[in-house]
This is a predicted structure of a 1470-nucleotide RNA (small-subunit ribosomal RNA) from a metagenome. Its mean pLDDT, the model's own confidence on a scale to 100, is 84. The RNAcentral record of the sequence draws on SILVA. It matches the Rfam family "Bacterial small subunit ribosomal RNA".
RNA sequence: AGAGUUUGAUUCUGGCUCAGAACGAACGCUGGCAGCGUGGAUUAGGCAUGCAAGUCGAACGGGAAUCCGCGUCUUCAAGUCUUCGGACAAGAAAGCGCGGAGGAGAGUGGCGGAAGGGUGAGUAACGCGUGGGCAAUCUGCCUCUAAGUUGGGGAUAACUCCGCGAAAGCGGGGCUAAUACCGAAUGUGGUUAUCCGUCGCAUGGCGGAUGGACUAAAGGUGGGGAUUCUUCGGAACCUGCCGCUUGGAGAGGAGCCCGCGUCCCAUCAGCUUGUUGGUGAGGUAACGGCUCACCAAGGCUUACGGGUAGCUGGUCUGAGAGGAUGGUCAGCCACACUGGGACUGAGACACGGUCCAGACUCCUACGGGAGGCAGCAGUGAGGAAUCUUGCGCAAUGGGGGCAACCCUGACGCAGCAACGCCGCGUGAGUGAUGAAGGCCUUCGGGUCGUAAAGCUCUGUCAAGUGGGAAGAACCUGUUUGAUGUUAAUACCAUCAAGCACUGACGGUACCACUGGAGGAAGCACCGGCUAACUCCGUGCCAGCAGCCGCGGUAAGACGGAGGGUGCAAGCGUUAUUCGGAAUUACUGGGCGUAAAGGGCGCGUAGGCGGCUCCCUAAGUCAGGCGUGAAAGCCCGGGGCUCAACCCCGGAAGUGCGUUUGAAACUGAGGAGCUUGAGUACGGGAGAGGGAAGUGGAAUUCCUGGUGUAGAGGUGAAAUUCGUAGAUAUCAGGAGGAACACCGGUGGCGAAGGCGACUUCCUGGACCGAUACUGACGCUGAGGCGCGAAAGCGUGGGGAGCAAACAGGAUUAGAGACCCUGGUAGUCCACGCCGUAAACGAUGAACACUAGGUGUAGUGGGUAUUGACCCCCGCUGUGCCGUAGCUAACGCAUUAAGUGUUCCGCCUGGGGACUACGGUCGCAAGGCUAAAACUCAAAGGAAUUGACGGGGGCCCGCACAAGCGGUGGAGCAUGUGGUUUAAUUCGACGCAACGCGAAGAACCUUACCUGGGCUUGACAUCCCGAGAAGUCCCUUGAAAGAGGGAGGUGCCCUUCGGGGAACUCGGUGACAGGUGCUGCAUGGCUGUCGUCAGCUCGUGUCGUGAGAUGUUGGGUUAAGUCCCGCAACGAGCGCAACCCUUGUCUUUAGUUGCCAUCAGUUCGGCUGGGCACUCUAAAGAUACUGCCCCGGUUAACGGGGAGGAAGGUGGGGAUGACGUCAAGUCCUCAUGGCCUUUAUGCCCAGGGCUACACACGUGCUACAAUGGGCUGUACAAUGGGUCGCGAACCCGCGAGGGGGAGCCAAUCCCAAAAAGCAGUUCUCAGUUCGGAUUGGAGUCUGCAAUUCGACUCCAUGAAGUUGGAAUCGCUAGUAAUCGUGGAUCAGCACGCCACGGUGAAUGCGUUCCCGGGCCUUGUACACACCGCCCGUCACACCACGAGAGUUGACUGUACCAGAAGUUGUUGGACC
Repeated sequence: AGAGUUUGAUUCUGGCUCAGAACGAACGCUGGCAGCGUGGAUUAGGCAUGCAAGUCGAACGGGAAUCCGCGUCUUCAAGUCUUCGGACAAGAAAGCGCGGAGGAGAGUGGCGGAAGGGUGAGUAACGCGUGGGCAAUCUGCCUCUAAGUUGGGGAUAACUCCGCGAAAGCGGGGCUAAUACCGAAUGUGGUUAUCCGUCGCAUGGCGGAUGGACUAAAGGUGGGGAUUCUUCGGAACCUGCCGCUUGGAGAGGAGCCCGCGUCCCAUCAGCUUGUUGGUGAGGUAACGGCUCACCAAGGCUUACGGGUAGCUGGUCUGAGAGGAUGGUCAGCCACACUGGGACUGAGACACGGUCCAGACUCCUACGGGAGGCAGCAGUGAGGAAUCUUGCGCAAUGGGGGCAACCCUGACGCAGCAACGCCGCGUGAGUGAUGAAGGCCUUCGGGUCGUAAAGCUCUGUCAAGUGGGAAGAACCUGUUUGAUGUUAAUACCAUCAAGCACUGACGGUACCACUGGAGGAAGCACCGGCUAACUCCGUGCCAGCAGCCGCGGUAAGACGGAGGGUGCAAGCGUUAUUCGGAAUUACUGGGCGUAAAGGGCGCGUAGGCGGCUCCCUAAGUCAGGCGUGAAAGCCCGGGGCUCAACCCCGGAAGUGCGUUUGAAACUGAGGAGCUUGAGUACGGGAGAGGGAAGUGGAAUUCCUGGUGUAGAGGUGAAAUUCGUAGAUAUCAGGAGGAACACCGGUGGCGAAGGCGACUUCCUGGACCGAUACUGACGCUGAGGCGCGAAAGCGUGGGGAGCAAACAGGAUUAGAGACCCUGGUAGUCCACGCCGUAAACGAUGAACACUAGGUGUAGUGGGUAUUGACCCCCGCUGUGCCGUAGCUAACGCAUUAAGUGUUCCGCCUGGGGACUACGGUCGCAAGGCUAAAACUCAAAGGAAUUGACGGGGGCCCGCACAAGCGGUGGAGCAUGUGGUUUAAUUCGACGCAACGCGAAGAACCUUACCUGGGCUUGACAUCCCGAGAAGUCCCUUGAAAGAGGGAGGUGCCCUUCGGGGAACUCGGUGACAGGUGCUGCAUGGCUGUCGUCAGCUCGUGUCGUGAGAUGUUGGGUUAAGUCCCGCAACGAGCGCAACCCUUGUCUUUAGUUGCCAUCAGUUCGGCUGGGCACUCUAAAGAUACUGCCCCGGUUAACGGGGAGGAAGGUGGGGAUGACGUCAAGUCCUCAUGGCCUUUAUGCCCAGGGCUACACACGUGCUACAAUGGGCUGUACAAUGGGUCGCGAACCCGCGAGGGGGAGCCAAUCCCAAAAAGCAGUUCUCAGUUCGGAUUGGAGUCUGCAAUUCGACUCCAUGAAGUUGGAAUCGCUAGUAAUCGUGGAUCAGCACGCCACGGUGAAUGCGUUCCCGGGCCUUGUACACACCGCCCGUCACACCACGAGAGUUGACUGUACCAGAAGUUGUUGGACC
């Protein structure tokens, strides 16, 4: 820092998407350790259990358990005595009483429960932030300071007795204390009243004076024993400490007020009655409508309403400006089950207080009660989701206490969770037979990979053993010393030193040792964006996907594998935020055509505003001061081994307040100026507006005349009018509307708009020259007005025209276009409507920035007798064009250029110029104006093509002009269809269909049926045997199976044998496949098209795709050539070079030829000759070369001469870049897939030859330009030894016999036919035509039944020139006639080739088809067989309506009304 995605490509606009960072996260897979943090975001939903606020006995009355002592009584009792009845008795136990110790639980009282901790529901607010104010205030505990603490009183809890209640709890009688409560005294002071001084900021502040008035208190405890008293215990007293009271000051805290800042909606535009203010009163700590009475009628303006939200320091992101956010930490606020209320108190309207109401839960004896985790843990619910019912007060902090100490889920720690950040490890070195194995492979190899193993080491973490901290210092106790207080060396307080005591974490951090690589790697991705590629599977299936998009048989995009890339104890995904996005643009965007200028004007508020001077200091600028909490960010330093983390210091905090200064600019005030603006004067131009009047042309209608059969209308018609007299024509009249020519990118107006003439009223602009005013200006949200056509209302008017409507046509239909009619309307008056492509698709104003050329108005100059012409200026209106701008097109002094000011508007397409709401309207409807949902585009300009029932130019048997056909018949052949066991397969518009097939009886053959084979019919390798081969027999349809006979060659040899070729048998690698894919391919071919095109290099133009060249003017068969030209050249095509044919020459003459000579059997037969024909090789010839004309002195065209041939002489071969996924895997080759006792191979038979039918291509005909018969003439190309086959003989004939000659210019096929001559037939289904069928044959072949060709005899079908439609051909062509050849045993109406005879027509390019070039439009690019709109049918999804039903919120009016506070009235008590 950008990237992907609209197109065939380009550029712009524009949206969507991605790469980054972040997170209180969640989910998936995976998971070794440590440190530091973080962890209910959802139900402010409900909560079991435990804990979270108590403490003080040095305020008070009291005092359980327990212990000690004494006394008394009862019981037991060692022991002693005994009269044996009993007695005494240390001691023990229980009870009771007294005294002491002890201190639980409860109570009175004090302080604290208003802090700490939690949550974010509410709140858009002085709630928060920031800066100020209180002269309008309060403040417990704490600090300092002044003064005091005298003397009395009456109660009441606890307790006890009684009673009620299930309980919670309550009531009554009695006793008692205080630092509880209440009078009195004193008054340093305080408050108040009056006066004085001083100060300030308005109310006022501060200080002083006064015999004024009012107004306090509480004690507890330690020590002492000098003085006094004494009941001899002690008390008074002295003293210390802790308290108490009244003030002052401070610190910290709180309350109130103000400036500024603080989300969205205007489809919320008006809100407000305590409302705004005043006077008085009440109330509060305090100002205040805070409350009340009265008076006035004000107050507010993004108010009021709705939605959402705790605010901030900060946090995340960003270059910044911004945007988003407010979890942890810190400040403030609000809340504590929901709503309301007050009490107490320094402080609350109070999380773990109280009262009432409500919902919920729990207890209950049914009468009634109890409760509030948004404290810490924990529980269920909800949710994608958020932890332990842990330890400790050791530290820090808090409450109480003199203190010890107690309390503290604040806090410190530990536990759980990869939730985050940070750190560490999972080993290091060496190790190539590059192991095995996996994967891939072109089979050679490559890769995982030095990776592993192996060898040599190390020891972090984890594990074990042992040692083992810091965090602790206060306090307190004690000892010693000092100081203070004091009468005091006592006590107490303070300070210093020593000693003692205190650790939850935790035997933790840390250290040492032990063994040993041992226990520790995953996740995502690999088509592009975006780093990373192959194989297999799948086959628009399964699936993927952030966007573009992948998947329909070779998927780098699905799934798996191998490999790779990235990160790493994590990795991905999802949600969200910022970024990228200059995609809301302050920094930093736009509006002619992409979204976007209001239809136009007037003008309010507002914004902005000319020149000079003075003053001010609001803005502005500079300096100082205060503040901007801490934490955080940044910088420096330090502490944990580092880091994260923590500590210290600094900087920053762009802000606000205050103060001092400056005075250029803006603003305020004052004084002037004239250039902006305006006024007055003169002048002319104009469809500017309004009203009244007037005019002629035309249409229609009416009346009358003339006149007769049509008129009208159309592409053609018809509806219509007309013999009741139309149309036409003449005369007269009526009525309405519009104003020809002039008329012009001419004029006027703000726009809409304005067009006959005259008059009246009236607005604006322009030109000229002087005078005046003195910034009076520009723009303009709202507002007001104007505003085409259509439409609406009321009343007129209505000639023509004409929605709707009717009829006639057209058409598949015609709700249209065309025609005939025709009503609203169009016109007028008045009133609405308020929109248009209301457009220059371009808001208004001002200034500046080259020109050229028209035109309208006006002024000046020059010139002229004058009018023109010409030159200069101002105002308007056009065209062209420079710079500049623009994405391009284009704009360009009338800007879309350069600037300033103000207004309006835009932010992807669709939904939607829509819904709802509001508002306007009589209505129609207008204005304003969304969302859900959906798409990845929609779009602008330009480019190249393609296309057009667009244009221009041109060509082609393309049409036309001709000749002959096809389509009708029969047959042949191919195809479709059907049939079949099979009718093998391919080819399907032209460009498949006598095509592959230049020849299916078997073979071919790929198909079917049946019989067989399985290393195979064919190839290579290995093993064994045998040469090979020949002959015979059995069986079988054959293939095949079984058996027999006979037989040994070649090379080497150490004579055992080995080798080559061939045959048989065997094993496995493999063979084989006319099986699939021509849409995986090569090659070959068809086609556009033998059409004239298709491109490149360099240069130039364009942001670019591209253009130019290749376009233009001519010309050509041709992008052929010439000329011109920002192009200059070049390539593939065209042409030429090649073959053939036409003329000539040379060379050469056998098998060819024969002019001359000779012979002759009369046949070039022979000699001879090569002149000619011919043959086949080399050459020549034709080039617009010559002449005339036209043309640009051109290319070239027209004509002519010569020539065998004349303008590429005829024909052939030759096919540019490319198109059709054209055809062919069945010629061949080939990737992949499939098959392997079969989809391979062999064999027999059948089929490819079927036949209601349809089509293509042909043959033969329908006849007399003919058929039959007889005679007779003239070719060329070819083929031939597995062959052509002569003469001659036989047969009616096909043919047979025969075998000469010929490997061919020699012999043969071989007769050419049409033609010509003669004769016959005489228009008929025939002497035309020959199908079909019967019979008899011939030939080929192993074999003609399915299924060959030919011959003869007989038979003698359809057919009498062919509907719509359609094909070929422009000259040796069409037509017609025969001949040869390939294939082939045989089989040709097909195909290929050859010659004979031999025409007609072409005006011409309007039309049909195809093509080329230029141009134009395009929303097409799969390119018109394109694109695309709407309805309907069916299915599904979403949303809506729906008789209703239900919940939540809310406005207004009314009813009932708890607790509580205040007031009033009454009562009781002291």